[in-house]
RNA sequence: GGGUGUAUAGCUCAGUCGGUAGAGCACCUGCCUUACAAGCAGGGAGUCAUAGGUUCAAAUCCUGUUGCGCCCA
Numbered sequence: 001g002g003g004u005g006u007a008u009a010g011c012u013c014a015g016u017c018g019g020u021a022g023a024g025c026a027c028c029u030g031c032c033u034u035a036c037a038a039g040c041a042g043g044g045a046g047u048c049a050u051a052g053g054u055u056c057a058a059a060u061c062c063u064g065u066u067g068c069g070c071c072c073a
Base pairs, nucleotide, nucleotide: 001072002071003070004069005068006067007066010025011024012023013022019056027043028042029041030040031039049065050064051063052062053061
């Protein structure tokens, strides 16, 4: 330099042909317990890497850029 995968909650990851973003773990509150853990109930937390474009509507489609990984040279 060419090609390709990936970037979503604190962490690990889903998100089925474009239709208001979720799970597990973790965290907070309550119940339970003498207490802790476990269990049960509830709750908070995201500019979907970034800048544009298409669309009534974009995490999802298109283009550029950035980080990380892989292949070729």

Transfer RNA from Ophioglossum californicum, 73 nucleotides, folded computationally. It matches the Rfam family "tRNA". Its mean pLDDT, the model's own confidence on a scale to 100, is 82. The sequence is in RNAcentral, with records from ENA. The gene name in the source record is trnV.